Background:
Model confidence (mean pLDDT): 80 of 100. The RNA shown here (Glycine riboswitch aptamer) has 79 nucleotides and comes from a soil metagenome.
RNA sequence: CGUGCGGGAGAGUGCAGGUGCGCCUGCCGCCGAAGGCGCAACCGGCCCCCGGAAACGCUCAGGUACCCGAGACCGCGCG
Numbered sequence: 001c002g003u004g005c006g007g008g009a010g011a012g013u014g015c016a017g018g019u020g021c022g023c024c025u026g027c028c029g030c031c032g033a034a035g036g037c038g039c040a041a042c043c044g045g046c047c048c049c050c051g052g053a054a055a056c057g058c059u060c061a062g063g064u065a066c067c068c069g070a071g072a073c074c075g076c077g078c079g
Stems, first nucleotide, its partner, number of pairs: 001079007012028001014027005029064003035060001036058003042052004
């Protein structure tokens, strides 16, 4: 780094329309824990410059009843 298993949060199934009633589209609000980005805590260096960079910030993407989940992170196994 990859992979399997287990644990794993947040936020309207709001309004309108369509529908084969499973869902789909548009609009607005909201969430942050795939990813991405940052003017960013912090760390490092040849130090007033440069590099790295978070679970912080932004919300592009993604998500927003239940089920589910490309879900960070944690534990165990395998390569």

The RNAcentral record of the sequence draws on MGnify.